[in-house]
Context: one part of a larger RNA
């Protein structure tokens, strides 16, 4: 000092983020209890009152006890210890009991009944599980499951456009197979028609996912707008609540509450960005829930104190971590990688220990957890990629019989064909000269189908012998009959699809069997299409004055920076490209521009012709520099050189290598103009682009499928398609749940550097002050100083320098807030205002906020201003920021985020060095003892500070109204020193009272001082005392004399004055002050242990005493202190008495005592041990 406690006078929360943390409260008995309510609560509400022992007496009971009355009686105190609610008021939020982050969140968050939607008829739905099986559930819609909300009251608004689910669905899209057609045959393969889910489309659902304007006008004060226009939406926010746990602005504005309120609680509400099951509002109870406020109470504080146990400390015993380059381990300035004990100057400083502190070792402790970097890692989301489960649907298998109906397809039997001409309804080709008829022709009735309406065929019927052709006519084609075949249309049989219906024998299922129920579906496998964060694998760029966000400086082009070769950086200055042009291109040939004069019909400043002058001031497709009149600029002809193959050079890329791109120069073919020479491989130059894999173009080669043919496919040239992150991965996002390498290569906090900003000074003085710039104020312009504000760098640190603000506590600056001395005034004075000197002291106390900071309230002389790693976490604190939990607004589709709000949330270290405050031990100071006094270099204080009254004095002043000063005196605050006589704490000395239990009972006594009353010494503040002055030498300023400069000047020589600041007196420490000091006494003397012990002490040290003693105990004696002992002796309400709480008396008693005084009764006994000059060896 801690830590656990007890106790505090006066004031009571004045402490603090906040009564945190202590105190109070308290048991039972009676009496009496608001507001509000879900009528249950609320309620132990609130507040009062009693509470012991004793005697006697009622009642109740068997008793033991309980309940009561009246009396009597003691104490401060009667639930006397123990144990045992503090209360009330106002909001917020969550109804409620409950639950939860084992180990920083107990919470507002979870859960709940209750409310709603959604699936779901039982082989239920939903879930495990490859599956077999299995759970719900041995349940059955009053059920199970899933999902939103969460008691109850009162309600729950609009919006289906968007994503979702759900249902429909003429029509559109839609894969396999199977079908159809082409593919010379065959196939691969094309193509077509039908077509499930699924999508479009439609329609339904917000207690699904979500969403719910803007403008302008306008009422007779003014405001404000019920009203009206507009433009738009899916709909445009109802009903509520509203500065909210949600409001930035913001400490809105009003009232209450307080001195005084960023608080609180009630309204107002223009709601940055409330709002209705993502539930709205309201609410009685509940709550270790969060915010205010009263009351009681108090050491939280004002302002500490004083006592107790434990440690610490000392002595014996055992005896560990953590840390540890080294060391012979200082203080300042300064340097240095910008924060040094080790270096450079300078101070300091004799070795050594102990006990404290906690200012430094940028202490230890953990390879920083924030920040950036890793083509680093996990975990989550999704309308990131890319797949996989699962589900939903087709088609084959497992799969069998019948059948209506519609289709498809072959086989067969019938039917059907009208251009116009033509007898008249000529299918087409061929063959034909007869064919058919009593096995019924013509004709005629009825019936059916076709029909172009003119007819035609089919059946029945009567009918009872003919009819068609050939022939002629008409016409591309001639008819009868046979034949094969086309179109249309009917009918049968095969085989097939498909819808629906039966069937029963695979398949399931119930049943113990018999059987029943369903049934070729389901199931199960194959394969096709949807659909698919359930699930996995990945990814999500680089630059960057940190990173993100912006933005491209990421491929190219021209200037400048670029510093007269060539190159040459920035998120550096100013600009352009990602193209156009069949002519805007080759080539012959001619021409001259813009501008200005001068002239001409309309005609002007500008039309169009002449003329001069016109080197470029125009034009060149497109930036911009070069260039260009011989043109490359401008007009025509005529062409396609804007071509095919090739080599090689320059760039690109400087001075190694390099790819696309671009450009130059030739080489050869076939050409273009041009009389020719010749020019011509795109445009006046420099920009205008892009690999490899795929996929496409080609009247281009080759080559494979035995050979030709078709057809399909390769290779090679070619052409087109793009990687703009332009030498080119196929690719969103979160992470405060986080990890890992790493980085002071890189940021956030200190340093540091700089000073734009921030402060404070100065030049000049426009102006105002009635006149006057400079009494006061001062614009624009301009120069500094600081290093506190804010920024800029990224230099120090990322194997870690603990980060806001408050407390403690020390200490510097002056730019001075008081207080001191001075100077001017628009200074009569009193009060001011501005400036110069000055840093000795002093700057305090509340209210809101975490705040610094500011606002605001009573005082003050004044309530100054910065610094010390924004001083201070190995001193505290932990409210803010800044981790995990939750809520709410606003943003995200979502994980989620938010210098937005709100509740809640572990502060390690035993101290080695070094500093500092104390305490000691040793050595030196004469190679020279001992013991005492002392000087004072040196350091250290503020020892005082500072107002108020009184007297000067209602005086000076002043017109009044008001109103100083010197100078003395007093009593204060504040601070400082030192005490304990008084008051007051404390007081586990002591002493007395009282409860429970214990020791058999009285007496006396244990039981964590069990609890109260008192309380001496000690130690203390809240008590008392003291705290006064003087001198030198100076500041700003005042002044003598006095010159440069015949005057004038405080100044230059010289000299007087002048302040709390600076020296010293004065108080304190100082002989380790290496210049180590002086005096005095003693000369063998001294010291120290030991022992007895306090005026002193953590040990050490100091002190006192040792038989020649009162040093300590014991004893007596006096004082404190309590407060009247024990025993006896009488008295007591009462009782028949036994008996009796208690009282008086003996007794100012008994106890006590760290106090004095007396007085050797007991202990200081006996003894050691060091040093030792000078002489002697």
């Nucleotide at each position: 000092g801690c830590u656990a406690g007890c106790u505090a006078a006066g004031g009571g929360a004045a402490u603090u983020c906040g009564g945190c943390a202590a105190a109070a409260u308290a048991g039972c008995c009676a009496c009496g209890u608001a507001a509000c309510u879900u009528c249950g609560g609320g309620a132990u509400a609130a507040g009062u009152g009693g509470u012991g022992c004793c005697u006697g007496c009622u009642u109740u009971g068997c008793a033991a006890g309980a309940a009561g009355c009246a009396g009597g009686u003691c104490g401060c105190a009667g639930c006397g210890a123990c144990g045992a609610g503090g209360g009330g008021a106002c909001u917020c939020u969550a109804a409620c009991u409950g639950u939860c982050u084992a180990a920083u969140a107990a919470c507002a968050a979870c859960a709940u009944a209750g409310g709603u939607g959604a699936u779901u008829g039982c082989g239920a739905a939903u879930c495990c599980g490859u599956a077999a099986g299995g759970a719900c559930u041995a349940g059955u819609a009053c059920a199970a499951u899933c999902a939103c909300u969460g008691a109850a009251u009162c309600c729950u608004g609009c919006c289906c456009a968007g994503u979702g689910c759900a249902g429909g669905u003429a029509c559109c899209u839609g894969a396999a197979a199977a079908c159809c057609c082409g593919g010379u045959u065959c196939a691969a393969c094309g193509g077509g028609a039908a077509g499930a889910a699924g999508g479009g489309c439609c329609u339904g659902u917000c207690a699904a996912c979500g969403g719910c304007g803007g403008g302008g006008g306008u009422a007779a004060c003014u405001a404000u707008g019920a009203c009206c226009c507009u433009c738009u939406u899916a709909a445009g926010g109802u009903a509520g609540c509203g500065u909210a746990g949600u409001a930035c602005c913001u400490u809105g504005c009003c009232g209450c509450u307080u001195a005084a309120u960023u608080g609180g609680c009630g309204g107002c509400u223009u709601g940055c960005a409330u709002g209705a099951a993502u539930g709205g509002a309201u609410c009685a109870a509940u709550g270790a829930g969060a915010g205010u406020c009263c009351c009681a109470c108090u050491g939280u504080c004002c302002c500490u104190a004083g006592c107790u146990g434990g440690u610490a400390c000392c002595c014996g015993g055992u005896g560990a971590a953590c840390c540890u380059u080294a060391c012979g381990u200082u203080c300042c300035a300064g340097u240095g990688c910008a924060g040094a004990g080790u270096c450079u100057g300078g101070a300091g400083a004799c070795c050594c220990c102990u006990a404290a502190u906690g200012g430094g070792a940028a202490g230890u402790g953990a390879a920083g957890a924030c920040c950036c970097c890793g083509u680093g890692g996990a975990g989550c989301u999704u309308u990131a990629c890319u797949g996989c489960a699962g589900c939903c649907u087709g088609c084959c298998g497992u799969u069998g019989g019948g059948u209506u109906g519609u289709g498809g397809u072959u086989c067969u039997g019938a039917u059907u064909g009208u251009a116009g001409a033509g007898c008249a309804u000529a299918g087409g080709u061929a063959g034909g000269a007869g064919a058919c008829g009593u096995c019924g022709a013509a004709a005629c009735u009825c019936g059916g189908g076709c029909g172009c309406c003119a007819g035609u065929u089919c059946g029945a019927g009567u009918g009872g012998a003919g009819u068609c052709g050939c022939c002629c006519u008409u016409g591309g084609a001639a008819u009868a009959c046979u034949a094969c075949c086309c179109u249309u249309u009917c009918g049968g049989a095969g085989c097939u699809a498909c819808c629906g219906c039966c069937c029963u024998a695979a398949c399931u299922c119930u049943g113990a069997g018999a059987a029943g129920a369903g049934g070729a579906c389901c199931u199960c496998g194959g394969u096709a299409g949807g659909u698919g964060g359930g699930c996995a694998g990945u990814u999500u760029g680089g630059g960057u004055g940190g990173g993100g966000c912006g933005c491209c400086a990421c491929g190219c082009c021209c200037u400048u920076g670029a510093a007269a070769a060539g190159a040459u950086a920035u998120c550096a200055a100013g600009g352009g490209c990602g193209c156009c042009c069949u002519a805007a291109g080759g080539u012959u040939g001619a021409c001259u521009c813009a501008g200005u004069u001068g002239g001409g019909u309309c005609g002007g400043a500008a039309a169009c012709c002449c003329a001069a002058c016109g080197a470029a001031g125009a034009g060149u497709g497109u930036a911009a520099a070069g260039g260009c009149a011989u043109a490359a600029g401008u007009c025509a002809g005529c062409c396609u050189g804007a071509u095919g193959u090739u080599a090689c050079c320059u760039u690109g890329c400087a001075u190694a290598g390099c790819a696309a791109g671009a450009g130059g120069u030739g080489a050869u073919a076939a050409g273009a103009c041009g009389a020719a020479a010749g020019u011509c491989a795109g445009g006046c130059u420099u920009a205008g682009c892009g690999a490899a894999c795929c996929u496409c173009u080609c009247a281009g080669c080759u080559c494979u499928c035995u050979u030709g043919g078709u057809g399909a496919g390769a290779g090679c040239g070619u052409u087109a398609g793009a990687u703009g992150a332009c030498a080119g991965a196929a690719a969103a996002g979160c992470u405060a749940c986080c990890c890992c390498g790493g980085g002071g290569a890189u940021a956030a906090c200190a340093g540091a550097g700089u000073c734009g900003u921030c402060a404070c000074c100065g030049g000049c003085a426009a102006g105002a002050g009635c006149a006057c710039a400079u009494a006061u104020c001062g614009a624009c312009c301009c120069g500094g100083u600081g290093g506190c504000u804010u920024g800029c760098u990224a230099c120090c640190u990322c194997g870690a320098u603990g980060u806001c603000g408050g407390u403690u506590c020390u200490u510097u600056c002056c730019a001075u807030c008081c207080u001191g001395g001075c100077c001017g005034u628009g200074c009569a004075g009193c009060a001011g205002c501005g400036g110069c000197c000055a840093a000795g002291g002093g700057u305090g106390a509340g209210g809101u906020u975490g705040u610094u900071c500011g606002c605001c309230u009573a005082u003050u002389a004044a309530a100054g201003g910065a610094g010390a790693u924004c001083g201070u976490g190995a001193g505290c604190u932990g409210g803010g920021u800044u981790u995990a939990g939750a809520c709410c607004g606003u943003c995200g589709u979502g994980a989620g985020a938010c210098a937005g709000g709100u509740c809640g949330g572990u502060u390690a270290c035993u101290a080695u060095c070094u500093g500092u405050u104390a305490g000691g031990g040793g050595u030196g100071u004469a190679u020279u003892g001992c013991g005492g006094u002392c000087u004072g270099a040196g350091g250290g204080g503020a020892a005082g500070u500072u107002a108020g009254c009184u007297u000067u004095a209602g005086u000076a002043c002043g017109a009044g109204a008001g109103g100083a000063a010197c100078a003395a005196g007093c009593g204060a605050a504040c601070g400082g020193c030192a005490c304990c006589u008084c008051u007051g704490g404390u007081c586990u000395a002591u002493c007395g009272g009282c409860u429970g239990u214990c020791u058999g009972g009285c007496a006396a006594g244990g039981c964590a001082u069990g609890c109260c009353g008192a309380g001496c010494a000690g130690c203390u503040a809240c008590g008392u005392g003291c705290u006064c002055g003087c001198g030198g030498a100076u500041a700003a300023g005042g002044g003598c004399u006095g010159a440069a400069a015949g005057c004038a000047u405080c100044u230059a020589a010289g000299c007087c004055c002048g302040a709390a600041a600076c020296c010293g007196c004065u108080c304190c420490u100082g002989a380790a002050a290496a210049g180590a000091g002086a005096c005095c006494g003693c000369u063998u003397a001294g010291a120290g242990u030991a022992c007895u012990c306090g005026u002193a002490g953590a040990a050490g040290a100091c002190g006192a005493g040792u038989u020649u003693g009162a040093u300590a105990g014991a004893g007596c004696u006096g004082g404190u202190g309590u407060g009247u002992a024990a025993g006896c002796a009488c008295c007591a309400a009462g009782g028949c008495a036994a008996c009796g709480a208690g009282g008086u008396g003996u007794u100012c008693a008994g106890c006590u005592c760290g106090c004095a005084g007396c007085a050797a009764c007991u202990a200081a006994u006996a003894a050691c041990u060091c040093c030792g000059c000078a002489g002697c060896g």
The prediction has a mean pLDDT of 83. Predicted 3D model of a 1177-nucleotide part of an RNA (large-subunit ribosomal RNA, half B) from Methanothrix sp. The sequence was found in a public genome assembly. Taxonomically the source falls in Methanothrix (Archaea, Methanobacteriati, Methanobacteriota, Methanomicrobia).